[in-house]
RNA sequence: UGGACCAUAGCUCAGUUGGUAGAGCACGACACUUUUAAUGUUGGGGUCGUGGGUUCGAGUCCCACUGGUCCAACCA
Numbered sequence: 001u002g003g004a005c006c007a008u009a010g011c012u013c014a015g016u017u018g019g020u021a022g023a024g025c026a027c028g029a030c031a032c033u034u035u036u037a038a039u040g041u042u043g044g045g046g047u048c049g050u051g052g053g054u055u056c057g058a059g060u061c062c063c064a065c066u067g068g069u070c071c072a073a074c075c076a
Stems, first nucleotide, its partner, number of pairs: 001072007010025004019056001027043005033037001049065005
């Protein structure tokens, strides 16, 4: 310098053909008994890296940028 991939809940990750954003763990409450806790039920928690564009409608498509991983090239 060029290319590929990744960015979604506190953490790890799903999300189909563009059509109401999800799971596990963690956290709160309740129940229970095996009581430094386990199990069950239930609840809260996001605007999807940033900024634009297309569209009736974007996590999803397009552009730029930011950060990360990897590959290649260059220098030595």
The RNA shown here (transfer RNA) has 76 nucleotides and comes from a Kiritimatiellia bacterium. The coordinates come from a structure-prediction model, not an experiment, and the mean pLDDT is 81. Rfam family: tRNA. Rfam links the family to the GO term triplet codon-amino acid adaptor activity. Rfam describes the family as follows. Transfer RNA (tRNA) molecules are approximately 80 nucleotides in length. Rfam classes the family as a transfer RNA. Lineage of the source: Bacteria > Pseudomonadati > Kiritimatiellota > Kiritimatiellia.